[in-house]
RNA sequence: UAGGGUAUAGCUCAGGGGUAGAGCACUUGCUUAGCAUGCAUGAGGUCCUGGGUUCAAUCUCCAGUACCUUAC
Numbered sequence: 001u002a003g004g005g006u007a008u009a010g011c012u013c014a015g016g017g018g019u020a021g022a023g024c025a026c027u028u029g030c031u032u033a034g035c036a037u038g039c040a041u042g043a044g045g046u047c048c049u050g051g052g053u054u055c056a057a058u059c060u061c062c063a064g065u066a067c068c069u070u071a072c
Base pairs, nucleotide, nucleotide: 001071002070003069004068005067006066007065010024011023012022013021018055026042028040029039030038048064049063050062051061052060
């Protein structure tokens, strides 16, 4: 310098245009003498940023940022 990939909950990750989910972690309750396990419950997201397309964008297009990677 050029190409490719990733960016979504505290962490690891799904999500195929129609108001975003799982596992673990966390809250509360039940269970226990107590802890662990188990069961139930709840909270937690400006979906990396800006713009375009669309009635409607996490999803499509463009640009940017950060990280990973390949080539020179």
The RNA shown here (transfer RNA) has 72 nucleotides and comes from Vicugna pacos.
Rfam family: tRNA. About the family: Transfer RNA (tRNA) molecules are approximately 80 nucleotides in length.
The same sequence occurs in records of 3 taxa.
Its mean pLDDT, the model's own confidence on a scale to 100, is 85.
Lineage of the source: Eukaryota > Craniata > Teleostomi > Tetrapoda > Vicugna.
RNAcentral holds the sequence, with entries from Rfam.